[in-house]
Context: one part of a larger RNA
């Protein structure tokens, strides 16, 4: 010098844009962060019309429960990983809901169960039994290629039904089945590569590699039994350390050297381990079982929980924000819509944490007030600097008008130089010097090295130098 997610100290005036737990993946009170559909279904419960105040009709709203789609997306976080991972460059033995092309179809039966009711158990969570129910729930049947299987005869396999419109069927629209195709995801191989360390030299029995089976969407020791004895290693195996990669930062002519916060793309991972349900897709942050630790509730018999989502709180720490606002917009769920729902996302708030803008006034003013400083007492120095005279009004502070008044924005006007300067340094490296006090004391200090009576080096005070809402110190990295 130049960089920073910085911090410490001394000062702070405004505004744009970024940023803001680097430390214990340490524990959380609380609210909220994923629901959605009545246009898939049965009931409850308002309401409103017609009906005679009845029984019924028809139409609107809500809404536990089934059932669908959606909670594998988006939102955190770096703990573990040194290769099961990132990158780059091929590859295929493979699957893909939602979407988009195309072809065909959508026919008939039949069951259960929630939900109610109706008993019963339990402090609660929650559970149990009886009756009965509806559907895009579930189960046969039929139909059958361009699907699967088979060399081929053959064989095997599906569906659902809503709404809107007709006097009524034609019909419209969304759906639902089976096959081929495309997009974008994804799975899995293969080659290159990617830190330290030899005070770590040998390491491996599913190890290596066949054949049967078995799994899997799919290759494969993936996993099983047999067989054979192989595979890795000085080009560093194996064991220790450290460590999320990586487009990109930073420096720096470059080459390289250091980093991997913000955005973005990839892995991980969700208290801790282990599991495996369902699903097109998970071994699933806010979904389940089981251990274990912990915290909470209990009637002691059992229960409930997981902020590395946004806030916010305890504690660790040199350090790092609101228990804020709205779905207006972008983008995601889900629905036919209207719409719900979104700490994602847009906003505002806080922090000189960084940049990058701006303002503290701007012209004139004397051989030069006062003060302070200094001095060879003659002066010289702060110094056009101030006062004083002209002018302006950026920011501020009031007033007024639109915008939807949200403290925002735009527009217009008031009074007033007014509201606004600080730090660190002066032997040399390095831009800048003099007095006093101090006396190897007190202190300085990044090196060299100043101080022991005339210290430009220690304090102070006038000067001066440099930056400037900074300004020095630390700390790391080129």
């Nucleotide at each position: 010098g130049g960089a920073u997610g910085a911090a410490c100290g001394c000062u702070g005036g405004c505004g744009g844009c970024g940023u803001g737990c680097c430390u214990u993946a340490g524990g959380c009170a609380u609210g909220c962060a994923a629901g959605u559909c009545g246009g898939a279904u049965g009931g409850u419960c308002c309401c409103g019309a017609c009906g005679g105040u009845a029984a019924g009709u028809c139409g609107g709203g809500a809404u536990a429960a089934u059932g669908g789609c959606a909670g594998a997306c988006g939102g955190g976080u770096g703990a573990g990983u040194a290769a099961u991972a990132g990158u780059a460059a091929g590859g295929u033995a493979u699957c893909u809901a939602c979407c988009c092309c195309a072809a065909a179809g959508u026919g008939g039966a039949g069951g259960a169960u929630a939900g109610c009711u109706c008993g019963c158990c339990g402090a609660a969570a929650g559970g149990c039994g009886g009756g009965g129910u509806a559907a895009c729930c579930c189960u046969g049947c039929a139909u059958a290629a361009c699907a699967u299987c088979g060399u081929a005869a053959g064989a095997u396999c599906a569906a659902a039904g809503a709404g809107c419109g007709u006097a009524a069927c034609u019909g419209c629209u969304c759906g639902c089945u089976u096959c081929g195709g495309g997009a974008g995801g994804a799975g899995c191989c293969u080659u290159a590569u990617u830190c330290c360390u030899a005070u770590c030299a040998g390491c491996u029995a599913g190890u290596u590699g066949g054949u049967g089976g078995g799994g899997u969407a799919a290759c494969g020791g993936c996993c099983u039994a047999c067989c054979a004895a192989g595979g890795c290693u000085a080009u560093g195996a194996c064991g220790g350390g450290u460590a999320g990669c990586u487009g990109g930062u930073g420096u720096g002519a470059g080459a390289g050297c250091a980093u991997g916060a913000c955005c973005a793309g990839c892995c991980a991972c969700a208290a801790u381990g282990g599991c495996a349900c369902u699903g097109a897709g998970a071994c699933a942050c806010g979904g389940g079982c089981c251990a274990u630790a912990c915290a909470c509730c209990u009637a002691c018999g059992g229960g409930u929980g997981g902020c590395a989502g946004c806030a916010a709180c305890c504690g660790g720490g040199a350090a790092u924000c609101g228990u804020c606002g709205g779905c207006a917009a972008u983008g995601g769920g889900c629905g036919a819509a209207a719409g719900c729902c979104u700490g994602a996302c847009c906003g505002c708030g806080c922090g000189a944490c960084g940049c990058c803008g701006c303002g503290u006034g701007a012209g004139g003013g004397a051989u030069g007030a006062a003060g302070c400083c200094u001095u060879u007492c003659g002066g010289g120095g702060u110094g056009u600097a101030a006062a004083c005279c002209u002018c302006u009004u950026u920011u501020g502070u009031c007033c007024c008008g639109a915008c939807a008044c949200a403290u925002g924005u735009c527009g217009g006007g008031a009074a007033g130089a007014a509201u606004a300067a600080g730090c660190a340094c002066c032997u040399a490296c390095u831009a800048a010097c003099u007095a006093c006090g101090u006396g190897c004391c007190a202190g300085c200090a990044g090196u060299c090295g100043c101080g022991g009576u005339a210290a430009u080096a220690c304090g102070u005070a006038g000067g001066g130098u440099g930056c400037a809402a900074g300004c020095g110190u630390u700390a790391u990295c080129c």

Small-subunit ribosomal RNA, 5' domain from a Candidatus Microgenomates bacterium, 478 nucleotides, folded computationally. Its mean pLDDT, the model's own confidence on a scale to 100, is 85. It was read from a public genome assembly.